[in-house]
Context: one part of a larger RNA
RNA sequence: CACCGCCCGUCACACCAUGGAAGUUAGCAAUACCCGAAGCCAGUGAGCCAACCUUAUGGAGGCAGCUGUCGAAGGUAGGGCUGAUGACUGGGGUGAAGUCGUAACAAGGUAGCCGUAUCGGAAGGUGCGGCUGGAUCACCUCCUU
Repeated sequence: CACCGCCCGUCACACCAUGGAAGUUAGCAAUACCCGAAGCCAGUGAGCCAACCUUAUGGAGGCAGCUGUCGAAGGUAGGGCUGAUGACUGGGGUGAAGUCGUAACAAGGUAGCCGUAUCGGAAGGUGCGGCUGGAUCACCUCCUU
């Protein structure tokens, strides 16, 4: 580059990240139940034993074995949390020269904006309430000259 201006949204194309999603998959910590190693403890101990006692037989004590509580790993079940992925789907961002209109900026050609309801390809329209950050004209009040 100053209205031959500026500018809004849908649609189309490309790329980017992201939400939802029947599910699929991986991990984490726990819960309930099942099973239950080693080991400690408790019980039992008809088998076994050198130290102590003994009348030499036993006794005391101990050991193996057995049982139980606890108990790692493992198994089963239903949930929790986190991640990856997922047909399809929602909007978002970005991108010189695409499409449709023209909503806003001047009274932007119906003043605009805010809230809400409703309608519409889209910007948006309409109703109700509110604001002036509205132009123009007229009147009133005040201030200055």

A computed fold for a 145-nucleotide part of an RNA from Schnuerera sp. xch1, annotated as small-subunit ribosomal RNA, 3' minor domain. The full RNA is in RNAcentral, with records from ENA.